Overview: Predicted 3D model of a 470-nucleotide part of an RNA (small-subunit ribosomal RNA, 3' major domain) from an uncultured bacterium. RNAcentral holds the full RNA, with entries from ENA.
Context: one part of a larger RNA
RNA sequence: UGACGGGACCCCGCACAAGCGGUGGAGCAUGUGGUUUAAUUCGACGCAACGCGAAGAACCUUACCAAUUCUUGACAUCCCAAUGAUCGUCCUAGAGAUAGGAUUUCCCUUCGGGGCAUUGGUGACAGGUGGUGCAUGGUUGUCGUCAGCUCGUGUCGUGAGAUGUUGGGUUAAGUCCCGCAACGAGCGCAACCCUUGCUUUUAGUAGCCAUCAGUUAAAGCUGGGCACACUAGAGGGACUGCCGCGGAUAACGCGGAGGAAGGUGGGGAUGACGUCAAAUCAUCAUGCCCCUUAUGAUUUGGGCAACACACGUGCUACAAUGGUAACUACAAAGUGAAGCAAAGCGGUGACGUGGAGCAAAUCACAAAAAAGUUAUCUCAGUUCGGAUUGUAGUCUGCAACUCGACUACAUGAAGGUGGAAUCGCUAGUAAUCACGGAUCAGCAUGCCGUGGUGAAUACGUUCUCGGGGU
Numbered sequence: 001u002g003a004c005g006g007g008a009c010c011c012c013g014c015a016c017a018a019g020c021g022g023u024g025g026a027g028c029a030u031g032u033g034g035u036u037u038a039a040u041u042c043g044a045c046g047c048a049a050c051g052c053g054a055a056g057a058a059c060c061u062u063a064c065c066a067a068u069u070c071u072u073g074a075c076a077u078c079c080c081a082a083u084g085a086u087c088g089u090c091c092u093a094g095a096g097a098u099a100g101g102a103u104u105u106c107c108c109u110u111c112g113g114g115g116c117a118u119u120g121g122u123g124a125c126a127g128g129u130g131g132u133g134c135a136u137g138g139u140u141g142u143c144g145u146c147a148g149c150u151c152g153u154g155u156c157g158u159g160a161g162a163u164g165u166u167g168g169g170u171u172a173a174g175u176c177c178c179g180c181a182a183c184g185a186g187c188g189c190a191a192c193c194c195u196u197g198c199u200u201u202u203a204g205u206a207g208c209c210a211u212c213a214g215u216u217a218a219a220g221c222u223g224g225g226c227a228c229a230c231u232a233g234a235g236g237g238a239c240u241g242c243c244g245c246g247g248a249u250a251a252c253g254c255g256g257a258g259g260a261a262g263g264u265g266g267g268g269a270u271g272a273c274g275u276c277a278a279a280u281c282a283u284c285a286u287g288c289c290c291c292u293u294a295u296g297a298u299u300u301g302g303g304c305a306a307c308a309c310a311c312g313u314g315c316u317a318c319a320a321u322g323g324u325a326a327c328u329a330c331a332a333a334g335u336g337a338a339g340c341a342a343a344g345c346g347g348u349g350a351c352g353u354g355g356a357g358c359a360a361a362u363c364a365c366a367a368a369a370a371a372g373u374u375a376u377c378u379c380a381g382u383u384c385g386g387a388u389u390g391u392a393g394u395c396u397g398c399a400a401c402u403c404g405a406c407u408a409c410a411u412g413a414a415g416g417u418g419g420a421a422u423c424g425c426u427a428g429u430a431a432u433c434a435c436g437g438a439u440c441a442g443c444a445u446g447c448c449g450u451g452g453u454g455a456a457u458a459c460g461u462u463c464u465c466g467g468g469g470u
Stems, first nucleotide, its partner, number of pairs: 008470006015461002019425005026316008034307002042053002064302004069297002073125001077124002079121006088103006106115003127291002130289003136285002138280003141276001143274001148187006154163003167178003193268004198236007207226003212223003239262001242256005318418001322377006334365003339358002344353003384415001389410007431453007
């Protein structure tokens, strides 16, 4: 000077408390450990690994295993020789890679050759998801969006260092004010950026329909209009600006007015100096080491999906604030050409057929669901719950046995609210309900977004955890 303390004091945070809903019990989904296996590829391990890398393992992917093959190689450059093609299509053998055969077949030229492609040879080399993240770059997590971390000059101290940055107030904030051997400055804070909430104006189609006219079973459907809504450009608006009280006359705090909004209005992006030899050599790059007829490369099949068990994260439930049936409303944000696909028709259904329209404010996906109305069930392992299993199918795709999703009929398991313990959340939040997207041929209970309905509680800082300061 730091770090630490079951030392003291001050302060903050869903940290506790006050509440609401979960997890831990059940079934299933998914990840991990373990076990098994020829292989169950590899990485990640307190918070900060475990629905994580993986925004999607049937083949491929794929790195693993078994078998089959290749050795200048699947990929790159250079040299030599041969061919004029190579590719493609067909036939035969084979699990295929591959091997053999048939067929087809280049460009420029000064005719010397050149380009391009294939095959063969030679070695220089290629190749490695092999090792080391404790050799590294880059990227990332974390403390933490916590309020800190420093420098120049000066001063003090023999010096390490101190001061400034401490003190009195105040703030979300090293935010600001006052004081002070300090005076200034930088990285952070804040602001500038995006979005949302109010409004003015400009614009009016693909959006809208108040007024006028027409049409229809109905309908912005048509003429028309751009008022309203909406869209998207440019502006305004909030600054403790105004009033009162408190305060040191300050910073600021409390209350009030006006206002769509009030004291950072809500949300996002933004992550200081550093810490953890934190993570990643399997995104990529890269030093060194190692393999070089194999630790490289090809193919088929298998595996990554195994299953006495243990843990994490989720979904569905255990029902009446509910289940079922019928009828009937109201979104937002997205996506669409190797695509989204309407109406109509067929099927109990998954779906098939059909193909209008649409590179989209025009058309489509598209039905929003919870909610509402009516009826029924009447507290039961049930008209709750849907696992599991059987049969028959649909779709994608060369191909659904290992190992896809969905449909119909049948089957109808556990489960009656969950021990110790533990998690999230302070408002359009929790809870609950549906919709979309990325990946993607197909495959979501995951992830990322979107809107609908919409609470309870916070006395307070004694205690638990983490952090800041003296």